[in-house]
């Protein structure tokens, strides 16, 4: 070289500008009301804009292969923590270049977990509730955790 330990460190990013404006609210207006005007007032509805974790991969990936983490189901332990073992677990074509790219250039698609929060919409009740579905960027578990990167040192070599 390389093996093996210890120890320090690092390790996930995103709504620009508009658009509509229920309920509510705040002026005006009225009679203390009401109709009506005109604001605020949705990052989740519409147009758009913006992100993309690790290791591999004859050349460099959200989407090709694998790993993480998250959800779920056990086993240890047992106040818990932690260890560990399963399962679930989104998405791409083309066309050029080249020896070699689903990774680079061009065109042009798609994808994003759980809980929360929201005026839409379906449904059931039958007159007033209840339910289901509705955020990759808001809140939040997470100042976690982690696949791994870096270096620094003891032993063997």
């Nucleotide at each position: 070289a390389u093996g093996u330990g210890u120890c320090u460190u690092c390790g996930g990013g995103a709504c620009a500008g508009g658009g509509u404006g229920a309920u509510g609210u705040c002026a005006g207006g009225u009679g203390u009301a009401g109709a009506c005007u005109g604001g605020c007032g949705a990052u989740u509805c519409c147009c758009g804009a913006c992100c993309g974790g690790c290791g591999g991969u004859a050349a460099a990936a959200g989407u090709c292969c694998g790993c993480g983490a998250c959800u779920c189901c056990g086993g240890u332990g047992g106040u818990a923590a932690a260890c560990u073992g399963g399962a679930u677990u989104g998405a791409g074509a083309c066309g050029g270049u080249g020896g070699a790219a689903u990774u680079c250039c061009g065109u042009u698609g798609c994808c994003g977990a759980c809980a929360g929060u929201a005026a839409a919409a379906g449904g059931a009740u039958g007159u007033a509730u209840c339910c289901u579905u509705g955020a990759g960027u808001c809140u939040g578990g997470a100042u976690g955790g982690g696949a791994g990167g870096a270096g620094a040192u003891g032993c063997a070599g």
This is a predicted structure of a 157-nucleotide RNA (FMN riboswitch aptamer (RFN element)) from a Kiritimatiellia bacterium.